Background
This is a predicted structure of a 92-nucleotide RNA (SAM riboswitch aptamer (S box leader)) from a bovine gut metagenome. Of the family's consensus pairs, 97% are formed in the model. Its Rfam family is "SAM riboswitch aptamer (S box leader)". From the family's description: The SAM riboswitch is found upstream of a number of genes which code for proteins involved in methionine or cysteine biosynthesis in Gram-positive bacteria. The coordinates come from a structure-prediction model, not an experiment, and the mean pLDDT is 85.
RNA sequence: CUUAUCAAGAGUGGUGGAGGGAACGGCCCUGUGAAGCCCGGCAACCUGCGUGAACGCAAGGUGCCAAUUCCGGCGGUGAGACGAAAGAUGAG
Repeated sequence: CUUAUCAAGAGUGGUGGAGGGAACGGCCCUGUGAAGCCCGGCAACCUGCGUGAACGCAAGGUGCCAAUUCCGGCGGUGAGACGAAAGAUGAG
């Protein structure tokens, strides 16, 4: 840079000790214990198997496990819906 997906799903655990939710503006979560690490779990993009497609099974490589990607910013509308941008993840 290209492309697909982003409304579902996932812990009454151990450790750790104050932060976290991308940035900004909000609004939230958190000593009834944040991040990180371990264990556990979810999902199924790549992968493997079923000869191919469709579909199914598995779970080796990633990813993920408060709130729609927590909401907003730009376009659109009476207000919305919706779309875009930005971001995240996979594959190339």